This is a predicted structure of an 85-nucleotide RNA (c-di-GMP-I riboswitch aptamer) from a Deltaproteobacteria bacterium. The prediction has a mean pLDDT of 86. Its Rfam family is "c-di-GMP-I riboswitch aptamer". Rfam links the family to the GO term cyclic-di-GMP binding. Of the family's consensus pairs, 89% are formed in the model.

RNA sequence: GUUCGUAAACGGCAAACUACUCGAAAGUGUAGGGCGCAAAAGUAUCGGCCUAAAUCCAAUCGGACAUGGCAGCGGUCUUGCCGAA
Numbered sequence: 001g002u003u004c005g006u007a008a009a010c011g012g013c014a015a016a017c018u019a020c021u022c023g024a025a026a027g028u029g030u031a032g033g034g035c036g037c038a039a040a041a042g043u044a045u046c047g048g049c050c051u052a053a054a055u056c057c058a059a060u061c062g063g064a065c066a067u068g069g070c071a072g073c074g075g076u077c078u079u080g081c082c083g084a085a
Stems, first nucleotide, its partner, number of pairs: 002085004012037002017032004022027001035072001041078002046074002048070003055064003
C1' cells in the first nucleotide's frame, strides 16, 4: 500500500420510545435511552423510498407533482481504529 473482518484491546456511533424544539408534512435538532452497527463517519446531480405546503387538474371524495426529506435502503466517492493475509 492492497484485500479481508474474526478472536481481542482502546474506543466510537446511537434504533424504538420519552421530553422540549424547528417544519405543511416527511423529517431535523437537543437531552435522556439503547435496538443494534467494522464505517450506523462524511458525501443527496446514481438507483430506490417517504412527504405534498405551494402549483396544476378535478369540483366531490380526491389525483398529479419536489424545488422538501431519508446516508440506520442499496450503490459511488472521501476519510478512519485494531488485527490478519
Lineage of the source: Bacteria > Pseudomonadati > Myxococcota > Myxococcia.